[in-house]
RNA sequence: UCGUUAUCAAGAAAGGUUGAGGGAUUGGACCCAAUGAAGCCUUGGCAACCCUCCUGUAAUGGGAGAAGGUGCUACCUUCUACUUCGUUUUGGCGAAGAUAGAUAACAG
Numbered sequence: 001u002c003g004u005u006a007u008c009a010a011g012a013a014a015g016g017u018u019g020a021g022g023g024a025u026u027g028g029a030c031c032c033a034a035u036g037a038a039g040c041c042u043u044g045g046c047a048a049c050c051c052u053c054c055u056g057u058a059a060u061g062g063g064a065g066a067a068g069g070u071g072c073u074a075c076c077u078u079c080u081a082c083u084u085c086g087u088u089u090u091g092g093c094g095a096a097g098a099u100a101g102a103u104a105a106c107a108g
Stems, first nucleotide, its partner, number of pairs: 001108001003106006013043005021032003026081004044073003049069002051065005077100001082097006
C1' cells in the first nucleotide's frame, strides 16, 4: 500500500511537554479550543478483534477471563451530500442501501 471478512447508537481521563489549531478528505452545517487545539511522553481506564480457560454442534456457536499483541478513551464514523422507498404543508422528515473512512484478523 492493496485484497478478503467482521464490527462501527454502548463504554472509558488525569498529569507533563508544547503553543494554534482540531473534529479523516471536499462542500455545507454544528461543535471543541489560550479556563490551552493537534502532536509527543507518563500513568490510569474502557472494550474484548487476536488471545486464554470451560462448554456445545455436522457446521456456525454459548459462557468466563484480561497476562500478552492491537485498538480506543468530546459530539452516532459529530451530522449531511449519492441511490431507492415512504411521507409531505415542497421547507423538510423517516427508513434501507451505496460510496468513503476507522479498527481488527488473515492473506499478498
Predicted 3D model of a 108-nucleotide RNA (SAM riboswitch aptamer (S box leader)) from Salegentibacter echinorum. RNAcentral holds the sequence, with entries from Rfam and Ribocentre. The coordinates come from a structure-prediction model, not an experiment, and the mean pLDDT is 82.